[in-house]
RNA sequence: GGAAAAUGCUUCUAGGGUUCCGGUCUUUCACUGCUGGUUCCGCCGGCAAUGGAAUCGACGCCUGGUCCGAGAGAAGCUCAUUCACCAUUCCGGAGCCCUCAGGUCCCCGGCGGUGAGUGGCACGGAGGGACAAAAGCCCGGGAGAC
Numbered sequence: 001g002g003a004a005a006a007u008g009c010u011u012c013u014a015g016g017g018u019u020c021c022g023g024u025c026u027u028u029c030a031c032u033g034c035u036g037g038u039u040c041c042g043c044c045g046g047c048a049a050u051g052g053a054a055u056c057g058a059c060g061c062c063u064g065g066u067c068c069g070a071g072a073g074a075a076g077c078u079c080a081u082u083c084a085c086c087a088u089u090c091c092g093g094a095g096c097c098c099u100c101a102g103g104u105c106c107c108c109g110g111c112g113g114u115g116a117g118u119g120g121c122a123c124g125g126a127g128g129g130a131c132a133a134a135a136g137c138c139c140g141g142g143a144g145a146c
Base pairs, nucleotide, nucleotide: 008077009076010075011074012073015068016067020065021064022062023059024058025057026054027053028052029051030050032048033047034046035045036044037043079119080118081117082116083115084114085113086112090110091109092108093107095104096103097102121141123144127139128138129137
């Protein structure tokens, strides 16, 4: 200096924003209560509570629901691998018989099953990307550092 090697998925969490829901505000309508003016018992306003509606209004420095979500977080399953045992229909190899074809034998390995074990280590920008948007998501076990 180079190459190979780090299993994948699901659920959840740290974390994340704001599409939808909800919430707060705003606007508007209704009713009720109080109240001001008045050309007078009509009408025109103001304030408050309650209820409905609006995103063709705003807010995520709104706890939340929906949603996104870790290589270096968790659990489960899975995958790989080591050992042991069981099974053996099939495939391959060894031995034996045999001119060939083929047969035989039980031995080894693969395929199948069960059980136990192993799957270590890991500091990390800026910038860009997607979805509504952002992020420990993706680029990325990247660039870099040790």